This is a predicted structure of a 350-nucleotide part of an RNA (small-subunit ribosomal RNA, central domain) from an uncultured Eubacteriales bacterium.
Context: one part of a larger RNA
RNA sequence: CUGGGCGUAAAGGGAGCGUAGACGGCCUUGUAAGUUAUAUGUGAAAUCCCCGGGCUUAACCCGGGAACUGCAUAUAAAACUACAUGGCUAGAGUGUGGGAGAGGUAAGCGGAAUUCCGAGUGUAGCGGUGGAAUGCGUAGAUAUUCGGAGGAACACCAGCGGCGAAGGCGGCUUACUGGACCAUAACUGACGUUGAGGCUCGAAAGCGUGGGUAGCAAACAGGAUUAGAUACCCUGGUAGUCCACGCCCUAAACGAUGGAUACUAAACCAGGGGGGUAUAAACUCCUCCCGGGUUGAAGCUAACGCGAUAAGUAUCCCGCCUGGGGAGUACGGCCGCAAGGUUGAAACUC
Numbered sequence: 001c002u003g004g005g006c007g008u009a010a011a012g013g014g015a016g017c018g019u020a021g022a023c024g025g026c027c028u029u030g031u032a033a034g035u036u037a038u039a040u041g042u043g044a045a046a047u048c049c050c051c052g053g054g055c056u057u058a059a060c061c062c063g064g065g066a067a068c069u070g071c072a073u074a075u076a077a078a079a080c081u082a083c084a085u086g087g088c089u090a091g092a093g094u095g096u097g098g099g100a101g102a103g104g105u106a107a108g109c110g111g112a113a114u115u116c117c118g119a120g121u122g123u124a125g126c127g128g129u130g131g132a133a134u135g136c137g138u139a140g141a142u143a144u145u146c147g148g149a150g151g152a153a154c155a156c157c158a159g160c161g162g163c164g165a166a167g168g169c170g171g172c173u174u175a176c177u178g179g180a181c182c183a184u185a186a187c188u189g190a191c192g193u194u195g196a197g198g199c200u201c202g203a204a205a206g207c208g209u210g211g212g213u214a215g216c217a218a219a220c221a222g223g224a225u226u227a228g229a230u231a232c233c234c235u236g237g238u239a240g241u242c243c244a245c246g247c248c249c250u251a252a253a254c255g256a257u258g259g260a261u262a263c264u265a266a267a268c269c270a271g272g273g274g275g276g277u278a279u280a281a282a283c284u285c286c287u288c289c290c291g292g293g294u295u296g297a298a299g300c301u302a303a304c305g306c307g308a309u310a311a312g313u314a315u316c317c318c319g320c321c322u323g324g325g326g327a328g329u330a331c332g333g334c335c336g337c338a339a340g341g342u343u344g345a346a347a348c349u350c
Base pairs, nucleotide, nucleotide: 004321005320006319007304008303012318014201015200016199017198021194022193023192025088026087027086029084030083031082033081034080035077036076037075038074039073040072041071042070049065050064051063052062053061054060091191092188093187094186095184096183097182098181103177104176105175106174107173108172109171110154115149116148117147118146119145120144121143125136126135162169163168206247207246208245209244210243211242215241216240220236221235222234223233258317259316260315261314262313263312266295267294268293269292271290272289273288274287275286276285299306300305323350324349325348332343333342334341335340
């Protein structure tokens, strides 16, 4: 090299776009690099293998054969791969017509609630807990009514519903904008798949500058509990949570399941679109496509389970694994303002 694997045992990159590379639809004609056949040359001898022989045998030695699976040249073949040529439309894309959606960005607007402020009514408590206390309140609280301020989040609708590559996305309106789906079959004519590097995106927390701050709340303070209580419970409360711009780049970033294509029983549920049947009228009946789920044949699996959204049957490409600890550590490199991230060992030990 060959080989075995990656849902839960070690192992799918957090996700996308895409460079090199790898792989790649149908038909025609050609070339002959790969490929196949034949021939010639070469592949030293010895060794190995087979047959026979010589030392009393063997080792050893001698003779013959085979082999040396290779290389070069020539001739031939043209199925497959490759290359070239011309064509095709089933892959892929475009156009046209539709409807669905918390997809994204920005601006504006709305109501409920909490808190605070002002005013009215009103009086001794409120709050909180397992029970309390700290705390608030006669300088008039809690409760209640009216008015005002401000920030954050959007009850019901709401759904094993939808959208997005992932992270994620939920009040309403407007503007700009991405993608998918269905129908059609007018256009292009293999333009495809994957993707080392690379680039971009990437929850929360965290960082920088400036703003904002209602509620919540690390740290912190106090009250309890307790043997103690640097906690769980309570009263407060600052970063932060919010906005703009710039960083960070991690996660149980999970379906713990990479992407693409094809094929392989059935039944049921709800979402989007189309066609048909019946009708006065299709959410309702039949059917096609797309995405989301439940059960399950075959098959797979160590089992659990998976089962057309495969963990089945196959092909292509990428990533990754190789006993536990040491250790995702040390050292070095790269990145970062820092926190740290990424790449990533060994000694030793079981």